[in-house]
Parts: sequence; C1' cells; structure tokens
RNA sequence: GCUGGGAUAGCUCAACUGGUCGAGCAGCGGUAUCGUAAACCGCAGGUUCCGGGUUCGAUUCCCGGUCCCAGCU
Repeated sequence: GCUGGGAUAGCUCAACUGGUCGAGCAGCGGUAUCGUAAACCGCAGGUUCCGGGUUCGAUUCCCGGUCCCAGCU
C1' cells in the first nucleotide's frame, strides 16, 4: 500500500430483509438466613466511534474520517 472483518450499557456480546437498542456478568434495592455467600424477585444504566447524505423513519443503506484485528504484498 491492497483486501476483509469489527467499533452498541462499566465488561463480553445480540439486534435476520430500515420501523420502540436487548441479554449475561458487574452495580443498586428487596425476599430469605442467627449472619454471610449462593439462590430468587425487581430497579437503574445507551451521544449505537466521529462527520455528512438518502428516507416519514438509520445500529441497519451510501460517502468520508479515526482506531482495533486478520490476511496479502
């Protein structure tokens, strides 16, 4: 330099053809226990990497940029 993949909650990852961004763990509260942990119930938590474009509507499609991973040279 070229090609492909990725960037979404504190962490690991979903979101099939554009139509309310979810799960597990972690956190907080509760139930239970003499008490703690495990367990069970609930709650909270999001500038979907950045900037544009298309659209009634974009995590999703298009263009540009940044960073990470893999391959090729």
The RNA shown here (transfer RNA) has 73 nucleotides and comes from Candidatus Roizmanbacteria bacterium RIFCSPHIGHO2_12_FULL_41_11. Its mean pLDDT, the model's own confidence on a scale to 100, is 81. Its Rfam family is "tRNA". About the family: Transfer RNA (tRNA) molecules are approximately 80 nucleotides in length. It is annotated as a transfer RNA. The sequence is in RNAcentral, with records from ENA. Taxonomically the source falls in Candidatus Roizmaniibacteriota (Bacteria, Bacteria candidate phyla).